[in-house]
RNA sequence: GUCCCGAUAGUUCAACGGAUAGAAUAACUCCGUCCUAAGGAGCAGAUGUUGGUUCGAUUCCAGCUCGGGAUA
Numbered sequence: 001g002u003c004c005c006g007a008u009a010g011u012u013c014a015a016c017g018g019a020u021a022g023a024a025u026a027a028c029u030c031c032g033u034c035c036u037a038a039g040g041a042g043c044a045g046a047u048g049u050u051g052g053u054u055c056g057a058u059u060c061c062a063g064c065u066c067g068g069g070a071u072a
Base pairs, nucleotide, nucleotide: 001071002070003069004068005067006066007065010025011024012023013022018055028042029041030040031039048064049063050062051061052060
């Protein structure tokens, strides 16, 4: 250089083109305990970026950025 794959809560992962983008874990608050822990209840938290297609895009298409792989 060429080709392929990926980018979503702090982290690990989901999500037929249409649901309030969903879990687990972590954080925070409360309960719990003599204290801490286990356990229980609650709360907040995310679609890399710029365009395009579409009535509607996390999803489809293109560019860019970043990460991984293949090839000489």